[in-house]
RNA sequence: UCUUGUAUGCAGCCUAAGCUGAUCCGCCUUCCUGCGGGUCAGUGCGGGGGAACCAAACCCUUGGGAAACCAAGGAUGGGGCUAACGCCGGUGGCGAACCACCGGCGCGGUCACUUUCAGGACCGAGCCCGUCAGCUAACCUCGUCGGCAUCUGGAAGGGCGAUC
Numbered sequence: 001u002c003u004u005g006u007a008u009g010c011a012g013c014c015u016a017a018g019c020u021g022a023u024c025c026g027c028c029u030u031c032c033u034g035c036g037g038g039u040c041a042g043u044g045c046g047g048g049g050g051a052a053c054c055a056a057a058c059c060c061u062u063g064g065g066a067a068a069c070c071a072a073g074g075a076u077g078g079g080g081c082u083a084a085c086g087c088c089g090g091u092g093g094c095g096a097a098c099c100a101c102c103g104g105c106g107c108g109g110u111c112a113c114u115u116u117c118a119g120g121a122c123c124g125a126g127c128c129c130g131u132c133a134g135c136u137a138a139c140c141u142c143g144u145c146g147g148c149a150u151c152u153g154g155a156a157g158g159g160c161g162a163u164c
Stems, first nucleotide, its partner, number of pairs: 005164001009160002012148003018043010044144006054134001059074006077132001078129004085106009107124005113157007
């Protein structure tokens, strides 16, 4: 000097929401260097639109009908991001379809390197499009915010890494 192994130990979390470069502004400074923010570009990550094929093509009440379905009246749009949903029962609203609330049962999500098992704790909100979009190759397009502070144990597998 190089390679391999390695102790005690070290590593922030949710989210797609990070990294790099250029440039401008602010702070510190004699300078160098550094920190923060804006804009642009690239890259990484994430979302939407968009053929063929395939899929799909509706709810309640009344009348007719074996059924498919037909007629009249009424109610209600549909979709996207996200874990943020489904079903049943009850209460209220003119209420059958529709809406809100409450309870229950399922289901989905988070808990600190990753996976898994057990226990425990918590979340199921919010926002957007604007009558319109199933899937979807090519292609087109958008976002890269914001909020926080670490539960316990078992098993397996990783990263960094001094002394030696």

Model confidence (mean pLDDT): 76 of 100. A computed fold for a 164-nucleotide RNA from Methylacidimicrobium fagopyrum, annotated as c-di-AMP riboswitch aptamer (ydaO/yuaA leader). Rfam family: c-di-AMP riboswitch aptamer (ydaO/yuaA leader). About the family: This family represents a conserved RNA structure found upstream of the ydaO and yuaA genes in Bacillus subtilis and related genes in other bacteria. Rfam links the family to the GO terms regulation of gene expression and cyclic-di-AMP binding. The model forms 92% of the base pairs in the Rfam consensus. The organism belongs to Methylacidimicrobium, within Bacteria.